Predicted 3D model of a 471-nucleotide part of an RNA (small-subunit ribosomal RNA, 3' major domain) from an uncultured bacterium. Its Rfam family is "Bacterial small subunit ribosomal RNA". The coordinates come from a structure-prediction model, not an experiment, and the mean pLDDT is 85. The RNAcentral record of the full RNA draws on ENA and SILVA.

[in-house]
Context: one part of a larger RNA
RNA sequence: UGACGGGGGCCCGCACAAGCGGUGGAGCAUGUGGUUUAAUUCGAUGCAACGCGAAAAACCUUACCUGGGUUUGACAUCCCUAGACAGCCGUAGAGAUACGGUUUCCCCUUCGGGGGCUAGGAGACAGGUGCUGCAUGGCUGUCGUCAGCUCGCAUCGUGAGAUGUCGGGUUAAGUCCCUUAACGAGCGCAACCCUUAUCCCUAGUUGCCAUCAUUCAGUUGGGCACUCUAUGGAGACUGCCGGUGUUAAACCGGAGGAAGGCGGGGAUGACGUCAAGUCCUCAUGGCCUUUAUAUCCAGGGCUACACACGUGCUACAAUGGCCGGUACAGAGGGUAGCCAACCCGCGAGGGGGAGCUAAUCUCAGAAAGCCGGUCUCAGUUCGGAUUGAAGUCUGCAACUCGACUUCAUGAAGCUGGAAUCGCUAGUAAUCGCGGAUCAGCACGCCGCGGUGAAUACGUUCCCGGGCCUUG
Numbered sequence: 001u002g003a004c005g006g007g008g009g010c011c012c013g014c015a016c017a018a019g020c021g022g023u024g025g026a027g028c029a030u031g032u033g034g035u036u037u038a039a040u041u042c043g044a045u046g047c048a049a050c051g052c053g054a055a056a057a058a059c060c061u062u063a064c065c066u067g068g069g070u071u072u073g074a075c076a077u078c079c080c081u082a083g084a085c086a087g088c089c090g091u092a093g094a095g096a097u098a099c100g101g102u103u104u105c106c107c108c109u110u111c112g113g114g115g116g117c118u119a120g121g122a123g124a125c126a127g128g129u130g131c132u133g134c135a136u137g138g139c140u141g142u143c144g145u146c147a148g149c150u151c152g153c154a155u156c157g158u159g160a161g162a163u164g165u166c167g168g169g170u171u172a173a174g175u176c177c178c179u180u181a182a183c184g185a186g187c188g189c190a191a192c193c194c195u196u197a198u199c200c201c202u203a204g205u206u207g208c209c210a211u212c213a214u215u216c217a218g219u220u221g222g223g224c225a226c227u228c229u230a231u232g233g234a235g236a237c238u239g240c241c242g243g244u245g246u247u248a249a250a251c252c253g254g255a256g257g258a259a260g261g262c263g264g265g266g267a268u269g270a271c272g273u274c275a276a277g278u279c280c281u282c283a284u285g286g287c288c289u290u291u292a293u294a295u296c297c298a299g300g301g302c303u304a305c306a307c308a309c310g311u312g313c314u315a316c317a318a319u320g321g322c323c324g325g326u327a328c329a330g331a332g333g334g335u336a337g338c339c340a341a342c343c344c345g346c347g348a349g350g351g352g353g354a355g356c357u358a359a360u361c362u363c364a365g366a367a368a369g370c371c372g373g374u375c376u377c378a379g380u381u382c383g384g385a386u387u388g389a390a391g392u393c394u395g396c397a398a399c400u401c402g403a404c405u406u407c408a409u410g411a412a413g414c415u416g417g418a419a420u421c422g423c424u425a426g427u428a429a430u431c432g433c434g435g436a437u438c439a440g441c442a443c444g445c446c447g448c449g450g451u452g453a454a455u456a457c458g459u460u461c462c463c464g465g466g467c468c469u470u471g
Stems, first nucleotide, its partner, number of pairs: 004471002007469007015459002019423005026314008034305002042053002064300007073125001077124002079121005086103007106115003127289002130287003136283002138278003141274001143272001148187005154163003167178003193266004198234003202230003207224003212221002237260001240254005316416001320375007332363003337356002342351003382413001387408007429451007
C1' cells in the first nucleotide's frame, strides 16, 4: 500500500423480510455423472459446467469403433509427358473402386506459343478436429452497469508512499454543492444512438372509410377526414409555484401536461481479477505423426442403462374436463417457396390448381375469453405414460434411430421431506402465435402479442457489493 476479520460506522441490491408462483415427490423430454460398450468422439465442472459449444447425430454431419481400400495423396503451388473434360453401358463388389466396351476431342493465337481442365510420373511438399488455452492472438464468461480506476503539476514524507479521491450535505452514480494543500485532467457515470408513450407537417397505395351511392363482402365508384404506414419536427428542462435546506446542491408537495423528476425498455461493460473458458470457429509458436495420428468407403456408435444430479414439459382436477356456438392480436416467414377456393379421407394427409418476389396473395383456424349444455368428487368423462394394430408424410433409405394420425390399451400421480429458485408492474402468473436451424424432426432457444395480480412494516439477520475507519 493492499487483502482479510464470527471488528466498528454509513449505504445499496428480489439480499432478507412481506407476497405470488414454482423446483425437490410422479410420468415423460433433455443435459451431465457413473456404469456398460468394439465405439458409446471431444470439450464445458461452485456461483460463472450440466435444454452448455449443438440455430436440428437415420446416411451426411462425424471428429469415435469394426471391416475393406489409397499413398505426392480428398485439398494448394511448382516441373515433365499426354490428352479436352466428361457422359453412357456391362461385369465384380457392401461401397470406395477395378476391368472392359462405346461416344467425343476445349478456348485464344502474331501459328512460335499461351490459358483453363483432366490423366500419368518424379520430388519439393500437402494433410492432422494429434498434444500443449500453463507458450499465444482473437473472442467470451465473471465480479458488475458495481462506481469506481488513474494521470500531470504541486505540496508533505529519508523512503515505500500520501494528499487530490478525505470531511459536511446530496444522488441511481467519484452525481452535484460547500469546505479544503491542493489545482486540473483522462478512462468510467450521465448525455449523444435505437425503441416505446402524445401531438403536428408532408405523403395516400397494396392501407383506411366519416359523409354520398353500391355490395354477401371497403366489393366497386368516390374521398384521404380518421386509423395506419414512414420521413421530418414539437414535447420534459426540477422549466413554473409553495415548503425544507447553508442565499448551495438537492429533497418533499402541487399546477399544467399524453408523459415528471433517470417516463418504460434496449444497445453500451472503466483499470483490473479468476495462469477462468476456448489450439474442436478462426489464427498461431513449440512438440509429435508422414504406407499414417493423413485420406476414401460400407456398416455400427454418438440414441446403451442397475443407478445419481441439473434444467424443463404434462399432470394430480370443478377457478376443472368434454361438446356445440361465438369474439378480439402482435410480430414474423414465403419462388428449389407460401399455397387459397373446391373435391376425397374420421384424421395425419391426398387431389386440385387460383394468387403471390407480397401493407395486394399466402402460412392463418389465434388461444385463454364469452354464451349454452353435460359430468358431481370417483384414481373419475381427472391424468395421459406404456403397449398392440392400422396408417400418413419427408427422404436413396425411418431395423438399430424420425415426426404425426386413427382405433384399442389406459401406468404412476390425490399438491410433494430436508432443502431450494424466480419475480416489484403491464412485472409475476397464465394463454396462444411466429421465427432461426431444417428434406423431415422442438416440451429447447430467440421473439410476439392477449388476460393480468399480490406485497414491500422495515434493514436485526443470511448472501453479494461500495465508502470511511480499526487490529